RNAcentral holds the sequence, with entries from SILVA. A computed fold for a 1436-nucleotide RNA from a metagenome, annotated as small-subunit ribosomal RNA. It matches the Rfam family "Bacterial small subunit ribosomal RNA". Gene Ontology terms of the family: ribosome and structural constituent of ribosome. The prediction has a mean pLDDT of 82.
């Protein structure tokens, strides 16, 4: 200091996410010591038990003990009561409380025990009460009556230095004594009383700070003020009476919610934001309310009376209680201690001391809550051990880790010593036998825990297979997961580590520092104006803002600096800086205020002229629609993409004439004018408003911008009356349509119009507030002025446009003197998407609505701008048998093949829109074979390597079972070299394991190889450049080409992979060789040249250009002659693991191999590819011509003979230009048949041969005799552009044979036709739109249907909260007291009233829970209907 996430990629805008730091926490998992701090954030819930506040006998009277006694009492220690002082401190808690509550700064009208200072007193009486005792009530708690006593208790007189009231006179107010001493008195020590004065404390008062809401705007009657009384220690409506009508508020009262408040404490750079645990101040409270009393102080936490609720005791009559004091139970909860020791220190109360009292303190317990230290060892130890784990099997890694050998001793056991804390001189130490120190022993009890896809250090393996699961975000898991789980291994931190919650940070993501508003979320529809904000020139003044200097505060404690103390660090002592605030003084006078006087440049007034659809009213034109009426006329008309609905013979439309109504105002007319904006358009009048401009003078800052407010304010729409020609929502009827509430068509109400009023919205946009000033420019326009030469020409105003790489802005797009540039001033509005401009309340409105505006819940993006493809029922330009024109087929019949699909033991597998289907297969009867059945084999049908054995071996032959396969027995059968001892190669059998083997899985893990866009012309790259990038430019633009093929032009210049050409074949000629052939010569074959390049001429066309067109010459052949092989950069995760090859998985007495039979050959049915047809351009019989390319010795097979015939005998000739095969077929010549299911067609079946193979049935071809079925083809759809379609034959390859009608060739015969590119398909370019990027088989929208979530209405109903009116009213204070009752007085009680806790009723008013139903909203891999939006989204 940033980062990851929207996208194919970019830049931005903007949200979410993390990365640090912190906690009074929890939780999981872990756990060794020690110091120092911390420990109920929840129910201010109840609370067993114990203890936290008592002291003083030196104020008093008495009682008990005990010791002494001279029995009189003494002396001591103890308790109740009487007084006296504390008990208002300390301790604990955060309920209320938005307050003078609290902070800081100040004020005057005040009190103050205890303490300190000064000063003066302390004299003399007196009556009484508790204890005590008797008596009595009660369960008790606690009374009552009688008697008796004391005081520093109480009550009077005296005194009065002061004080207090008074103007004075004057008047009123006090006290107490213990003890110690002495013989006694003086005395001395604590004490009382009055009174100054301080110090500490306390109250009250005022200025400024102190949350969140306006969906809370009006609040207030003791309210504001005065006057008087009255209270208070003091002011004061504090209280009362009276009088006045006031006070308070957008600088937010008054409501509501929420909160104890600050020092500080977290965070951060700081500004600032968040909190207020422990420590210190302050407040408030003490079960929930009210209240006094006592007293220096209280409306009192361990004091009181009363209501209330709870709890517990009771004899049921009446009583008790208050842990938010320490510990402790109990509830609640993620969660938070021990009913500890001790008053040794510190500090309090009491005491005259001792001394007592202290759950304040002080210390120990418990808890890794937290900080800070430390420790689990330290050195040497390579055979890199075992074991784990990966592995390319070679190794690599845990790993010097470990064993093993030496040291140490924090720490632990265990011994001994042994404190500081204690002060002053005796005593006192809870903690503690603690801390420390010495000795001895001991590696010995002491390491986890997260994380490892990026962000973010750190990767393997194995399991699992969108399953289990992971996750802060992006996201990972669908069989090769570095994201899941588990192991090894690593990274990090460390007695911790994570998760989890919450803060601040990163978030410049509330912008003060420090954002923004054209298109991303944002400018209010306009425009007047208060309040508020700002504000022009010079002068004096004042000192409010500012400034500069001093002084007082800003408690400590924290934090900083710096020096100390525990071994260090935490921690903690002592010094020091700093405390931005507020305050008082005092200085300046620049700015900004004020004030006081001026000035003219802003602004306004005058005078003149000019301008326009600005505004409001009456009146008035003409065209056109309709209408109505009347001639004329006769069959149609309208209306569409094409109809129809409709009108018309009752006379439409057309046409001509009259009338009628109503609205709107052609041409001018324009990038034009005006107006605030909305918006104004025939003409004329009348009223009326505003703008420029020129000039003279005149007011003097009178201004700018404006929350609230006002006024205006298109259409729509809504009152009421009118008026209604066209037009037209609804509706209505015809069309389209799967449907058609629609797009079209015919109708046709409202409304549209005028009058009065209401509504207040618009994409009310320039998606741009409004003023002012400044920062090149080029151009038109409309409109003034101004001079002249009268030409809108010069020059100057104002306006309202248009360009643009001036500068600058801006994310880009664009903006650019009309700024979106550069200030400045003020307004207004934004803060993720989506719920939602909604709900709910409020205010306006007849309504319709509107304005004003939230929240659950949901979500990781949602958006702008540009890129670059892709795609469009956008455009333009061009190409292909693409269409179109022609020929000829498919598609119907039958047959053959291949696919499906069914059956099947099994019908192996693959291949699937074009680009799967006579495809893999150039050939399934056994084999082939991979598939089923049944029999067998297990180092195996095959490789290698190891041990044994044999070399009479291997191998072959017969015999027997047996389908073989094997399985037993007989026989046959003599390897090689050499150092001859055996050894050594070599073969073969058997054996062991180590491997073999798989056509078994995954083409979506792969090589390789093919298909396709496609032989389409395209697809990059280097240097430059241009852009903030992604990317452009080149590869565009104009012409031309089959071609990115070529020319010109150009921020491009130039290359590469494609094209073209080099290759093969054909077509012509030369030339050279030649077997075959008698022989020559051509044909021929084979090699090597030539030949074609728009080269030449000529005409047109264009840019003298590339080129194309026409024509010619010359050629065998002309514009690429014609075929072929050759397929860029890539796409289909295209096909194939069964052609090979191979990673991984999977099987191993089988998923492997052998064998036998079977099956890939089934067969209602569909579809693909071909053959034959359906005749006469033809069938059949006879007769005759003409090929080329191949094949042949396990072969090809002649002649001649047998047979109807397939064949069969036969065996010549041929290792092939020599022999065969071989007969070319269509043709051509003759004869028949005559439109028929035939003399067409030939399926199917019967029957007989033949060939091939061990084998012909499941299943082969071939003959011959018989048999003689379908049978001119619907939507719709292929192939051909010339030697091509059409036909017609021959060959080869596989192969025993053969299913070949299939595939490769090969030669005969040989056409038609293309106007042209509108259309269909597909492909190139360029532009253009996008909300697509898996790229239109996209993307997406809404309704119902299913589940679920929250939140809104809602009859109602239930709880809370604060208030209002009435009834009641305890305790108390207070005011009054005829009566009664006590008292020695004073008074006290009662009683009577005033307020008043609680309580009751009534009616509202808020907040919240439930809540049948309702209507909508979010979310949710594969539901329905439709296709609304994105391309013209198919009606923009």
């Nucleotide at each position: 200091a940033g980062a990851g996430u929207u996208u194919g990629a970019u830049c931005c805008u903007g949200g979410c996410u993390c990365a640090g730091g912190a906690u009074g926490a929890a939780c999981g998992c872990u756990g060794g010591c020690g110091g120092c701090g911390u420990g109920c954030u929840u129910u201010a819930g109840g609370c067993a038990u114990g203890c936290a506040a008592g002291u003083c006998g030196a104020a008093c009277g008495a009682a008990u003990c005990a010791a002494c006694u001279u029995c009189g009492g003494u002396u001591g220690a103890u308790u109740a009561g009487u007084g006296g002082c504390a008990g208002a401190c300390g301790g604990g808690u955060g309920a209320g409380u938005a307050a003078c509550g609290c902070g800081u700064a100040g004020g005057a009208a005040u009190c103050u025990a205890c303490c300190c200072u000064u000063u003066g007193g302390u004299g003399g009486g007196g009556a009484a009460u508790a204890a005590c005792g008797g008596c009595u009530c009660g369960a008790a708690a606690g009374g009552g009556c009688c008697g008796c006593u004391a005081a520093u208790a109480c009550c009077g007189c005296a005194u009065a230095a002061u004080a207090u009231c008074g103007c004075a006179a004057g008047a009123u107010a006090a006290a107490a004594g213990a003890c110690c001493g002495u013989a006694a008195c003086u005395g001395g020590u604590c004490g009382c009383c009055g009174a100054u004065g301080g110090a500490g404390g306390a109250g009250c008062c005022u200025g400024c700070g102190u949350c969140c809401u306006a969906u809370c705007a009006g609040c207030u009657u003791g309210u504001u003020g005065g006057u008087g009384a009255g209270g208070u220690a003091a002011u004061a409506g504090c209280u009362c009476a009276c009088c006045a009508a006031g006070g308070c508020g957008a600088u937010g009262a008054c409501g509501g919610g929420u909160a104890g408040g600050g020092g500080g404490c977290g965070u951060g750079a700081g500004a600032g934001c968040g909190u207020g645990a422990c420590c210190c101040c302050c407040c408030a409270c003490a079960a929930g309310g009210a209240c006094a009393c006592u007293g220096a102080g209280a409306c009192a936490c361990g004091g009181g009376u009363c209501c209330u609720a709870c709890a517990c005791c009771u004899a049921c009559g009446g009583g008790u209680g208050g842990c938010a004091g320490c510990a402790a139970c109990u509830a609640g909860g993620a969660a938070u201690a021990u009913u500890g020791c001790g008053c040794a220190a510190u500090g309090g109360a009491c005491g005259a001391a001792a001394g007592u009292c202290u759950g304040a303190c002080g210390c120990a317990g418990c808890g890794a809550c937290g900080c800070c230290g430390c420790g689990u060892g330290c050195g040497g130890g390579a055979u890199g051990a075992a074991g784990g784990c990966c592995u390319u099997c070679g190794g690599g890694u845990c790993g010097u880790a470990a064993a093993c050998c030496g040291c140490u001793g924090u720490g632990g056991a265990g011994a001994g010593g042994g404190a500081u804390g204690a002060a002053a001189u005796u005593u006192u130490g809870a903690c503690a036998g603690u801390a420390c120190c010495u000795c001895u022993c001991u590696a010995g009890a002491a390491a986890g825990c997260a994380c490892c896809u990026g962000c973010u250090a750190a990767c393997u393996a194995c399991g699992u297979g969108c399953c289990a699961g992971a996750a802060g975000c992006c996201u990972c898991g669908g069989u090769a997961a570095u994201a899941c789980g588990u192991a090894g291994g690593g990274u990090g931190c460390a007695a911790g580590c994570g998760u989890u919650a919450u803060c601040c940070g990163g978030a410049u993501u509330u912008a003060c520092u420090g954002g923004g508003c054209g298109u991303a979320a944002g400018g209010g529809g306009u425009c007047c104006g208060u309040a508020g904000g700002c504000g022009g020139u010079a002068u004096g003044g004042u000192a409010a803002g500012u400034g500069g200097u001093g002084g007082g505060u800003u408690a400590a404690a924290u934090a900083c600096u710096c020096c100390g103390g525990c071994u260090c660090a935490a921690c903690u002592g002592g010094a020091g800086a700093u405390a931005u605030g507020c305050u008082c003084a005092u200085c300046a006078a620049a700015c900004u205020a004020c004030c006081a006087a001026a000035c003219u440049a802003g602004a306004g007034c005058u005078a003149g002229u000019u301008c326009g659809g600005g505004g409001a009213u009456a009146c008035u034109g003409g065209a056109a629609u309709u209408c109505u009426u009347g001639g004329u006329g006769g069959a149609g008309g309208g209306g569409u993409g094409a109809a129809a609905u409709c009108c018309g013979u009752u006379g439409a439309u057309a046409u001509c004439a009259a009338g009628a109504a109503g609205a709107a105002c052609g041409c001018c007319a324009a990038a034009g004018a005006c107006g605030a904006a909305g918006g104004u358009a025939a003409g004329u009048a009348u009223c009326u408003a505003g703008a420029a401009c020129u000039g003279u003078g005149c007011u003097g800052a009178c201004g700018c911008u404006c929350a609230g407010g006002g006024a205006c304010g298109a259409a729509a729409g809504c009152u009421a009356g009118g008026g209604u020609a066209g037009c037209a929502a609804a509706c209505u009827g015809g069309a389209u349509u799967a449907g058609a509430g629609a797009c079209c068509c015919a109708g046709g109400u409202a409304g549209u119009c005028c009058u009065a009023g209401c509504c207040g919205u618009a994409a009310a946009c320039g998606a741009u507030g409004a003023a002012c000033a400044c920062u090149a420019g080029c151009u038109g326009g409309u409109u003034g002025g101004u001079u002249u030469u009268u030409a809108u020409a010069u020059c100057u105003g104002a306006c309202c446009g248009g360009c643009g790489c001036a500068a600058g802005c801006u994310a880009a797009c664009g903006c650019g003197u009309u700024a979106a540039g550069u200030g400045u001033u003020c307004c207004g509005c934004c803060u993720g998407g989506g719920g939602a401009g909604u709900a709910c309340g409020g205010c306006c409105g007849c309504a319709a609505g509107g304005c004003u505006a939230a929240a659950a819940c949901u979500u990781a993006a949602a958006g702008g701008a540009a890129u670059u493809g892709a795609c469009g029922g956008g455009g333009a330009a061009a190409c292909g048998c693409a269409c179109a024109a022609c020929c000829g087929g498919c598609g119907u019949c039958c047959c053959a093949u291949g696919u499906g699909g069914u059956u099947u033991a099994a019908u192996u597998c693959g291949a699937a829109a074009c680009g799967a289907a006579a495809c893999g297969a150039a050939g399934a009867a056994c084999c082939u074979u991979a598939c089923c059945u049944a029999g067998g084999u297990u180092u195996g049908a095959c490789a290698u390597c190891c041990c044994g054995a044999u070399c009479g071996u291997a191998c072959g032959u017969u015999u027997g079972g047996g389908a073989a396969a094997c399985c037993a027995a007989a026989u046959g059968g003599u390897c090689a070299g050499c150092u001859u001892g055996g050894c050594u190669g070599g073969a073969u059998c058997g054996g062991u394991g180590a491997c073999a083997g798989c056509u078994g899985c995954u083409g979506c893990a792969u090589g390789g190889u093919u298909g396709u866009c496609g032989u389409c012309a395209g697809c990059u790259c280097g240097u430059g450049u241009c852009g903030u990038g992604a990317g452009g430019c080149g590869u565009c633009c104009u012409g031309u080409u089959a071609g990115g093929u070529c020319a010109g032009g150009u921020a491009a210049c130039g290359a590469g992979c494609g094209c073209a050409a080099c290759c093969c074949c054909u077509g012509u000629c030369g030339u050279a060789u030649g077997u075959u052939a008698a022989a020559u010569a051509u044909u021929c074959a084979u090699g090597c040249g030539a030949g074609a390049c728009u080269g030449c001429c000529u005409u047109g066309g264009u840019a003298c250009a590339a080129c194309c067109a026409g024509g010619g010459a010359g050629g065998a052949a002309g514009g690429a002659g014609g075929g072929g092989a050759c397929g860029a950069c890539g796409u289909c995760a295209a096909a194939u693991c069964a052609g090979c090859a191979u990673g991984g998985c999977g099987c191993u007495u089988a998923c492997a191999c052998c064998u036998a039979g079977g099956g890939c050959c089934a067969c209602a049915c569909a579809c693909a590819u071909g053959g034959g047809g359906u005749a006469a351009u033809g069938g059949c019989a006879g007769a005759u011509a003409c090929a080329a390319c191949g094949g042949g010795u396990c072969g090809c097979g002649a002649a001649g003979g047998a047979g109807u015939a397939a064949u069969c005998c036969g065996g010549a000739g041929c290792u092939a230009a020599u022999c065969c095969u071989a007969a070319a077929a269509a043709g051509u010549c003759u004869g028949c048949c005559u439109c028929a299911g035939u003399u067409c067609g030939a399926a199917u079946c019967g029957a007989g041969g033949g060939c091939u193979g061990c084998a012909a049935u499941u299943c082969g071809c071939c003959c011959u005799c018989g048999u003689g079925a379908a049978g001119g083809g619907g939507a719709g759809u292929c192939g051909g552009u010339a030697g091509u379609a059409a036909u017609c034959g021959c060959a080869g390859g596989u192969c025993a044979g053969c299913u070949a009608u299939a595939c490769u060739g090969c030669g005969g015969u040989g056409a038609a036709u293309a106007c042209g590119u509108u259309c269909u398909c597909g492909u190139u370019u360029c532009u253009u739109g996008u909300a697509c990027a898996c790229a239109c088989u996209g993307c997406c929208c809404g309704u119902c249907a299913a589940g679920u979530c929250a939140a809104c209405a809602a009859a109602g109903u239930c709880a809370g909260c604060a208030g209002u009116g009435c009834c009641c009213g305890a305790a108390g204070u207070c005011g009054g007291u005829a009566c009664c009752u006590c008292u020695a007085a004073c008074g006290a009680g009662g009683c009577c009233g005033c307020c008043u806790a609680a309580g009751g009723c009534a009616a509202g008013g808020u907040u919240g829970g439930c809540g049948a139903u309702g209507g909508g909203g979010g979310c949710u891999a594969a539901g329905u209907c439709g296709u609304a939006a994105c391309a013209a989204g198919g009606u923009a």